[in-house]
Order: sequence, then C1' cells, then structure tokens
RNA sequence: CGGGAUGUAGCACAGCUUGGUAGUGCGUCUGGUUCGGGACCAGAAGGUCGCAGGUUCGAAUCCUGUCAUUCCGACCA
Repeated sequence: CGGGAUGUAGCACAGCUUGGUAGUGCGUCUGGUUCGGGACCAGAAGGUCGCAGGUUCGAAUCCUGUCAUUCCGACCA
C1' cells in the first nucleotide's frame, strides 16, 4: 500500500440476506420467599446500533467516506 472480517445495553451475542415497535442470556436494582443467605419467582432500569454524510415516508439494515481491532497478501530489510 491492496483485499477481507468484526464493531448493537456493564459482559457475551442475535437481529442485517428480505428497510417498518431495538432484542436474548448473564449481570445490576426493587419486591416476594428465607431466621439470614443461596437457589427460585415477579417486576424494573440500562442503547446517538463505532463515527460522519447520503438515499428513503421510514435506516442497526441500502450507498459513500472514515476510525478502531484483527486476518491475508504485497513492498522494504
């Protein structure tokens, strides 16, 4: 320098193909249960979907640019 993959809640990920209410598990918080805790049960909070722009009535999803991590190749030595 060229090409690919990944980026979504505190953590791990799904959803993208086929644009239409942002989800699951764990964790956290509250309540129940218990002498107390664990386990179990019920409920809740938590998100600029890496960033910026474009298309569209509508974008996590399509397009362009860009950043980070990572893999392959090339170049130099």
Predicted 3D model of a 77-nucleotide RNA (transfer RNA) from a Bacilli bacterium. Its Rfam family is "tRNA". About the family: Transfer RNA (tRNA) molecules are approximately 80 nucleotides in length. By type it is a transfer RNA.